[in-house]
A computed fold for a 476-nucleotide part of an RNA from Eschscholzia californica subsp. californica, annotated as small-subunit ribosomal RNA, 3' major domain. The RNAcentral record of the full RNA draws on SILVA. Model confidence (mean pLDDT): 82 of 100.
Context: one part of a larger RNA
RNA sequence: UGAUGGGGGCCCGCACAAGCGGUGGAGCAUGUGGUUUAGUUCGAUGCAGAGCGAAGAACCUUACCAGGGAUUGACAUGUCGUGAAUCCUCUUAAAAGAGAGGGGUGCCUUAGGGAACACGGAUACAGGUGGUGCAUGGUUGGCGUCAGCUCGUGCUGUAAGGUGUUGGGUUAAGUCCUGCAACGAGUGCAACCCUCGUGUUUAGUUGCCGCCAUUGAGUUUGGAACCCUGAACAGAUUGUCGGUGACAAGCCAGAGGAAGGUGAGGAUGACGUCAAGUCAUCACGCCCUUUAUGCCCUGGGCGACACACGUGCUACAAUGGUCGGGACAAAGGGUCGCGACCCCGCGAGGGUGAGCUAACCCCAAAAACCCGUCCUCAGUUCGGAUUGCAGGCUGCAACUCGCCUGCAUGAAGCCGGAAUCGCUAGUAAUCGUCGGUCAUCCAUAUGGCGGUGAAUUCAUUCCCGGGCCUUGUAUA
Repeated sequence: UGAUGGGGGCCCGCACAAGCGGUGGAGCAUGUGGUUUAGUUCGAUGCAGAGCGAAGAACCUUACCAGGGAUUGACAUGUCGUGAAUCCUCUUAAAAGAGAGGGGUGCCUUAGGGAACACGGAUACAGGUGGUGCAUGGUUGGCGUCAGCUCGUGCUGUAAGGUGUUGGGUUAAGUCCUGCAACGAGUGCAACCCUCGUGUUUAGUUGCCGCCAUUGAGUUUGGAACCCUGAACAGAUUGUCGGUGACAAGCCAGAGGAAGGUGAGGAUGACGUCAAGUCAUCACGCCCUUUAUGCCCUGGGCGACACACGUGCUACAAUGGUCGGGACAAAGGGUCGCGACCCCGCGAGGGUGAGCUAACCCCAAAAACCCGUCCUCAGUUCGGAUUGCAGGCUGCAACUCGCCUGCAUGAAGCCGGAAUCGCUAGUAAUCGUCGGUCAUCCAUAUGGCGGUGAAUUCAUUCCCGGGCCUUGUAUA
């Protein structure tokens, strides 16, 4: 000097407390362990692995297994030679192999040749999702958006070092004030960036609105006040008043204001540290392999199943289930696409195909509300697993192993032990909706979007994590 203490002091955080809703019990979905297997490819493993890499495993993907193949190779560069391309048949599970005829020589040209493509030969080499993340770069996670981490000069100590950075206040903050052998500076903090919240100006189409007429429809015509959309500005700074404080920094309360003390949310992640993760994104050192640990193909596997764990969805009902009715969003996506109206079908869907390269057309709301029904706690008009039959869609192909629909079937489950998780306001809870990936889809996942919309915080004693000062001990 750091580390550490069931030492001390001060302080913070959904850390406890106060509340609300969950997990742990059930069924299912999904991931992991284990077991099994020819193979169940590989990685991630306390917090910080386990709906994680994977923003989508029927084939492909695919790295795994079995079988069948070829060996300068699926791919790159260089050398030599030949050749237009292409179509057809047979064998095969396919990869691939064999054969035949037809066709006749494309582009540029300085007429030498060149570029591209295909085939053959030889040889350097290609190739490797093989190993090492404890050889590495890059990148990511945790501590942690915690408030720290340092430097120059000076002073001080024999020196390692110290001081500054400590003290008194204060802050979300090493934030600011003040004192001080320190004076300054850098990097973090904050601000500058984006979105939302208010107003002004400007601009009105595809958006908005008045009147008249009318229709299937803002369709025709007119307007620029509103809504909205885009752009440019204004606005919030403890500015103002009172109290408090060292007359400071600040804190408390009030006014005005759309907004008040960081207005709300996001992006932004210091020095370091965990030999943390990743050689399977990529790159790269070394090692290993080269008729195979590389390459092609078919089929299978990654989807197995006594069990254990994690994360979720649906429920156990009356604040509900079910039938009917008429309402109200935001943000997105759409030409290999979204697909209206109409017709057929109980339905999934099918037929037709208007409009839309989109403020124009389409995908396209639910809870809530209203009228009935169930009629009182029942395994039920709760719950929907499982299973049978019949269909639909995507796709060469749904057996292993897809999704959806209809009819029938109607399991466990009556609120969950010890324990444990999330959340402080438009939050929790609840309701639907869109996107990415994507032929289809195992999405109940994930990332957004809006609708309805709470309770509680007395306080820091205790549990957990962290920051500053001080102190004890051992160790380097």